[in-house]
RNA sequence: CGAGCCGGCCGGGCGGUCGCGUCGCACCCUUCACGGGGUGCGCCGAGGAACGUCCGGGCUCCACAGGGCAGGGUGGUGGGCAACGCCCACCCGGGGUGACCCGCGGGACAGUGCCACAGAAAACAGACCGCCAGCGGCUUCGGCUGCUGGUAAGGGUGAAACGGUGGUGUAAGAGACCACCAGCGUCCAGGGUGACCUGGACGGCUAGGUAAACCCCACCUGGAGCAAGGUCAAGAUGGAGCACCUCGCGGUGCUCUGCGCAGGCGUUCGAGGGCUGCCCGCCCGAGCCUGCGGGUAGACCGCACGAGGCUGUCGGCAACGGCAGCCCUAGAUGGAUGACCGCCUCCGCGCGGGCCGCAAGGCCCCCGCGAGACAGAACCCGGCGUACAGGCCGACUCGUCCG
Numbered sequence: 001c002g003a004g005c006c007g008g009c010c011g012g013g014c015g016g017u018c019g020c021g022u023c024g025c026a027c028c029c030u031u032c033a034c035g036g037g038g039u040g041c042g043c044c045g046a047g048g049a050a051c052g053u054c055c056g057g058g059c060u061c062c063a064c065a066g067g068g069c070a071g072g073g074u075g076g077u078g079g080g081c082a083a084c085g086c087c088c089a090c091c092c093g094g095g096g097u098g099a100c101c102c103g104c105g106g107g108a109c110a111g112u113g114c115c116a117c118a119g120a121a122a123a124c125a126g127a128c129c130g131c132c133a134g135c136g137g138c139u140u141c142g143g144c145u146g147c148u149g150g151u152a153a154g155g156g157u158g159a160a161a162c163g164g165u166g167g168u169g170u171a172a173g174a175g176a177c178c179a180c181c182a183g184c185g186u187c188c189a190g191g192g193u194g195a196c197c198u199g200g201a202c203g204g205c206u207a208g209g210u211a212a213a214c215c216c217c218a219c220c221u222g223g224a225g226c227a228a229g230g231u232c233a234a235g236a237u238g239g240a241g242c243a244c245c246u247c248g249c250g251g252u253g254c255u256c257u258g259c260g261c262a263g264g265c266g267u268u269c270g271a272g273g274g275c276u277g278c279c280c281g282c283c284c285g286a287g288c289c290u291g292c293g294g295g296u297a298g299a300c301c302g303c304a305c306g307a308g309g310c311u312g313u314c315g316g317c318a319a320c321g322g323c324a325g326c327c328c329u330a331g332a333u334g335g336a337u338g339a340c341c342g343c344c345u346c347c348g349c350g351c352g353g354g355c356c357g358c359a360a361g362g363c364c365c366c367c368g369c370g371a372g373a374c375a376g377a378a379c380c381c382g383g384c385g386u387a388c389a390g391g392c393c394g395a396c397u398c399g400u401c402c403g
Stems, first nucleotide, its partner, number of pairs: 001399004006394005012344007020045002023042008047374001051385002054383005059225004066280004071221005076090005091105001092103004106216002111214002113210003128155002130151009163181006182206001184203008229301004238257008259293007272284004308327008346372001347370004352365005
């Protein structure tokens, strides 16, 4: 200098004018009060993904909450974390010269499936071309051919054909036997928390692949979800009680309870409901269920102090954790954070000029235009996945050149 591989960060800045939202303070108006409205000042006011809704939780309710089955999820080992299908480290396998990257990583000897076509044959299978022996036939004496038996080393097909190489042996062969190697099994030694690794001895000769097919095994798992869940008000305007008024009918006020009609079932011989898939079991229970008709749709809480953020330090290979200090950073509800101006900076486009170069092209200067990628909270957090114009930083690998 070039190429590659891994990780991290930013994604406009400064100033001014006007305009928004929550909250705090001060003042004013309104209301019986709660509350509402206005003015001024002040703090704060979208993201690295707020997207996907794919996981895990916090939280709320079922609900005081048990067992089983089903269903779902994960799948090497160890660690981290509130937890996870996430993250870190390592092991094994594969790819790459390498830095690194990839893995639906337990089981095919529990069982059932599937492996098209080609091929003799696709599972403990098989003889297409072959090789050998015996008995023949023909013969131009080179050989051709039929039957029987042996054979799977050679060739062919295929993604894959019952270990590989070399030899002994044989009629011809074959782990039939031998040496070495790979794999498998048993035993031993060493290393490691472990998955595993290394070495040695012995053994028979080696019985495919696929579970990202069904399945088996191990472990995990209650459900629904902020439209969760609460508080207040309103409503249909009937009934009951009390008080007062009235000759009486009736009226007024307060309190309690309730929308009206019809039908069915039921009140311990249990209607209905719950354990949000089913069963058992358990629990609640005096009112429920069905149909028709009517009324209300408002206000508030939940709603932001958190498994929170930042800095330093210690431990750890790391993920991460301990300790100390500092900080409070949106909370809307038809849904706020915007518009304009000036300057600066990055980048892009366009015009022109200069320099280097054979050229392609590169560098510098001037002028003009354009903030310009992906994209916006809605209970909150930890991850993963996806999208992203442009820019910056760091570690490592390979190649080339110079010293």